[in-house]
Model confidence (mean pLDDT): 76 of 100. This is a predicted complex of two RNAs, RNase P RNA and transfer RNA, with 481 nucleotides together.
C1' cells in the first nucleotide's frame, strides 16, 4: 500500500426569530400573561421471547391436555438472551457458522433409477462341478496319390461354447444412500476368512465441576438416513392484559322508594288557569280505607360522556474501585433524564463542519493534488404502563484490535 | 393492545415431502359469406422474498414483506 476479520461510537453543531407540550414560580377573582427548567430513538419499529405491575381463577401441590426449550458450565428478576468452553463444519489466517438430547422403546417414510432400500440382493461378472457340442493335438483303421500329403471313421486329451443345479460378493453398473475403508495374505473363485493401519463398540485408567479429551486393554464388527415425521426422555409454562385496575361523577332516558294529585265531563277565560259536577276496581250499601292507569316534586343506587389515580425514582444512568478470562456482581460518590393522552417535541433564516457533483485556474508523464466559485448539506424512522433481550430497517462518517499478501528498511 | 388466516398461470382456486395442475381467459388452425358457439392443437409459473432441515421443499422450520378478518 492492497484485501479482509472483529468489537465499539456518532448519526449534524452554533446563533436568531416565530410556535407547541409540560413542571415549578410571580401577577391576577378568573381567563390569561411573564420568568426559570425539561421535552424521542439506536432502533421509539416488528410484537418474536422473557419479566415487573394489576385483575380473574385455583389455592395442597401434583397429574392430564396443550405449548415451548434441548452439548456442558456460568451470568441474570427471568428468558428461546448473554459470556466462557467442548464437539462438528468452513476459511491460508484473523475469524465465522451450527434447533448440537435419543434412530439397539415402538410406528412411519426413503420417489425415480436399480438385481437389491432394511430380518438385503444377484443383472452383468468370477469359480469349480455335471451333461451336450467341440477347433486343435495324439493313437488306431479304411480310401486316394509316385511321394510330400489330402480326406473319412472311431477313441483319448482338450481351448472354447451351450445348458443344469451350486459357491462368491472382489469388480462393473444404479442411486442421495448398497450392510465398515485401504493394503497384504489366503482361496477353485472369493469373503474380517486371517493380519497391519484407520474407523466402530465395550469396559478401564488419567486430566477436567462438566460437555469431552488423551492413553493403553478387549471384541472381527453385530443394529443405514430422517425426530424443523409421529414419538420417547429431561426441564419450563394457570389465564388476561394499562383499552389491566381503582376512585369521583353531568345532562337525558330508564330502575327503585316516598309524598302529592287522581280517569272523565261541563262552564268561564286575560289561554297562565280557575270554578263546578262525577268517581275505574274491591269491601252488601254510604263515609272511610286500599289498589290500578297517568302526572308532578324529592331521595337512592347502577352505568355512559367526562375527570383523577395507575404514570414514571428505576432489575435507572455516569464516574471510580474491588472480585471475575468474560457475561456480570459488590462497594463508594454523583445525577434526575418526555410524561402527552386523538396525542406536544416543529418551522424559517444565517454561519460552519461534511462527503459528493459541476465550472474555472495552477501543477504533474499519468493516477492525482492544490486554489477559487456554485449546488447539496442528507439515511432509517417517531414515545403511548414500564423494563431485559432478539430480529429487522439505516445515507454517511469515526475509533480500536487482529489476519493475509506485496514492497522498503 | 390481544389473536387468527391468506399469498400457486392474466383471473378464480386445487395440490401438505418425490416430474406443479384444473376451469375461465389467451394464441394458432378448422368450421361459417362474417361473428358467436363448437371441434383440434399450443403457450403460460423466481409457488410473495431470504435463509435453514432433508438425497430431495409449493409442502416442514425460522426470519421478513404485503393483504384480509375477529375481540375488547
Nucleotide at each position: 500500500g492492497c484485501g479482509g476479520a472483529u468489537g465499539g461510537c456518532c448519526g449534524g453543531a452554533u446563533g436568531a426569530c416565530c410556535g407547541c407540550g409540560u413542571g415549578c414560580u410571580u401577577u391576577g377573582c378568573a381567563a390569561a400573561a411573564g420568568g426559570c427548567g425539561c421535552g424521542a430513538g439506536g432502533a421509539a419499529a416488528g410484537u418474536c421471547c422473557g419479566g415487573a405491575c394489576u385483575c380473574c381463577a385455583c389455592a395442597g401441590a401434583a397429574a392430564a391436555a396443550g405449548g415451548g426449550u434441548g452439548c456442558c458450565g456460568g451470568g441474570u428478576a427471568a428468558c428461546g438472551c448473554c459470556c466462557g468452553g467442548c464437539c462438528g463444519g468452513g476459511g491460508c489466517a484473523a475469524c465465522c457458522c451450527g434447533a448440537g438430547g435419543g434412530a439397539a422403546a415402538g410406528c412411519g417414510c426413503c420417489a425415480c433409477a436399480g438385481a437389491g432400500a432394511a430380518c438385503a440382493g444377484a443383472c452383468c461378472g468370477c469359480c469349480a462341478u455335471c451333461g451336450g457340442c467341440g477347433a486343435u493335438a495324439u493313437c488306431g483303421g479304411a480310401g486316394g496319390g509316385a511321394a510330400a500329403c489330402c480326406c473319412c471313421c472311431g477313441a483319448u486329451c482338450a481351448a472354447g461354447u451351450c445348458g443344469g443345479g451350486g459357491g462368491c460378493a472382489a469388480g462393473g453398473g444404479u442411486g442421495a444412500a448398497a450392510a465398515g475403508g485401504u493394503g497384504g495374505g489366503g482361496u477353485a473363485a472369493g469373503a474380517g476368512c486371517c493380519c497391519a493401519c484407520c474407523g466402530g463398540g465395550g469396559g478401564g485408567c488419567u486430566g477436567g465441576c462438566a460437555a469431552c479429551a488423551g492413553c493403553g486393554c478387549c471384541c472381527g464388527c453385530a443394529u443405514g438416513g430422517c425426530a424443523a415425521g409421529c414419538c420417547c426422555c429431561a426441564c419450563c409454562c394457570g389465564g388476561a392484559g394499562c383499552a389491566a385496575u381503582g376512585c369521583c361523577a353531568a345532562a337525558u332516558a330508564g330502575g327503585g322508594g316516598u309524598c302529592u294529585u287522581g280517569c272523565g265531563g261541563g262552564c268561564g277565560u286575560u289561554c297562565g288557569c280557575g270554578c263546578c259536577c262525577a268517581g275505574g276496581g274491591u269491601u252488601u250499601u254510604c263515609u272511610g280505607g286500599c289498589c290500578c292507569a297517568g302526572a308532578g316534586g324529592c331521595c337512592c343506587g347502577g352505568g355512559u360522556c367526562g375527570g383523577c389515580a395507575g404514570c414514571u425514582u428505576g432489575a435507572u444512568c455516569c464516574c471510580g474501585u474491588u472480585g471475575g478470562c468474560a457475561a456480570c456482581a459488590g462497594c463508594g460518590g454523583g445525577a434526575c433524564c418526555a410524561g402527552a393522552g386523538g396525542a406536544a417535541u416543529g418551522g424559517u433564516c444565517a454561519u460552519c463542519a461534511g462527503a459528493u457533483c459541476c465550472c474555472g485556474g495552477a501543477u504533474c508523464a499519468a493516477g492525482g493534488u492544490c486554489c477559487g466559485g456554485g449546488a447539496c448539506g442528507a439515511a432509517c424512522a417517531g414515545a403511548a404502563u414500564c423494563c431485559g433481550g432478539c430480529u429487522u430497517a439505516c445515507a454517511g462518517g469515526c475509533c480500536a484490535u487482529c489476519c493475509g499478501c506485496g514492497u522498503a528498511u | 393492545g390481544c389473536g387468527g388466516g391468506c399469498g400457486u398461470a392474466g383471473c378464480u382456486c386445487a395440490g401438505u415431502g418425490g416430474u406443479a395442475g384444473a376451469g375461465c381467459a389467451c394464441u394458432u388452425c378448422g368450421u361459417u359469406g362474417c361473428c358467436a358457439a363448437c371441434g383440434a392443437a399450443g403457450a403460460u409459473g423466481u409457488c410473495g422474498u431470504g435463509a435453514g432441515u432433508u438425497c430431495g421443499a409449493a409442502u416442514c422450520u425460522c426470519a421478513u414483506c404485503g393483504c384480509c378478518c375477529g375481540c375488547u
Rfam match: Bacterial RNase P class A. Rfam classes the family as a ribozyme.